A computed fold for a 72-nucleotide RNA from Elusimicrobia bacterium RIFOXYA2_FULL_39_19, annotated as transfer RNA. Lineage of the source: Bacteria > Pseudomonadati > Elusimicrobiota. Its mean pLDDT, the model's own confidence on a scale to 100, is 80. Rfam family: tRNA. It is annotated as a transfer RNA.
[in-house]
């Protein structure tokens, strides 16, 4: 330098172009002499960034950034 893949709550991952969710974590509560475990609930998102297409984009297209791998 060229190519492929990935980027979504704190973490690990979902989501057919049509309301962004789950598990774990955190917080509150129940239970318990207390802790742990268990159960119930709550909070938390610029979907890497910038454009484009579309009535509608996490999803499709383009560029950029970061990361992984391959080739030279």
């Nucleotide at each position: 330098g060229g190519g492929u893949c990935g980027c979504u709550g704190g973490c690990u991952c979902a989501a057919u172009g049509g309301u962004a969710g789950a598990g774990c974590a955190a917080c509150g509560g129940a239970c318990u002499c207390u802790u742990a475990a268990u159960c119930c609930g709550u909070c938390g998102g610029u979907u890497a960034c910038a454009g484009g297409u579309u009535c509608a984009a996490g999803u499709c297209c383009u560029g950029u950034g970061c990361g992984a791998c391959c080739c030279a």